[in-house]
RNA sequence: AGCAGGGGAGCCCGGUGGGACCGGGCUGAGAGGCCGGUUGCGGAACCGGCGACCCUUCGAACCUGAUCCGGUCAGGACCGGCGGAGGGAGCU
Numbered sequence: 001a002g003c004a005g006g007g008g009a010g011c012c013c014g015g016u017g018g019g020a021c022c023g024g025g026c027u028g029a030g031a032g033g034c035c036g037g038u039u040g041c042g043g044a045a046c047c048g049g050c051g052a053c054c055c056u057u058c059g060a061a062c063c064u065g066a067u068c069c070g071g072u073c074a075g076g077a078c079c080g081g082c083g084g085a086g087g088g089a090g091c092u
Stems, first nucleotide, its partner, number of pairs: 001092003004056004010026006033050006062087003068081004
């Protein structure tokens, strides 16, 4: 580089209530952009496809432990611990 594959989408504030929406703010590479579907009273959930982004064994992308522990914060994010613990997607 080519092809193929893996993965996540959080927190806060306000409004609204019928088809699960609208607006604003924070961190971040990304915080749900487009299309379709399921369920039904839960302060607004879930699934599939596509897209963007990150990652692919030199693997802390991401998952589990975990509704974890300490610091910090409005909260999340962040820093340290757990911990190179257990898993985790590759070929040319």
Predicted 3D model of a 92-nucleotide RNA (TPP riboswitch aptamer (THI element)) from an Actinomycetota bacterium. Rfam family: TPP riboswitch aptamer (THI element). Rfam's curators write: Vitamin B(1) in its active form thiamin pyrophosphate (TPP) is an essential coenzyme that is synthesised by coupling of pyrimidine and thiazole moieties in bacteria. The previously detected thiamin-regulatory element, thi box was extended, resulting in a new, highly conserved RNA secondary structure, the THI element, which is widely distributed in eubacteria and also occurs in some archaea. It was read from a public genome assembly, where an Rfam model found it. Of the family's consensus pairs, 100% are formed in the model.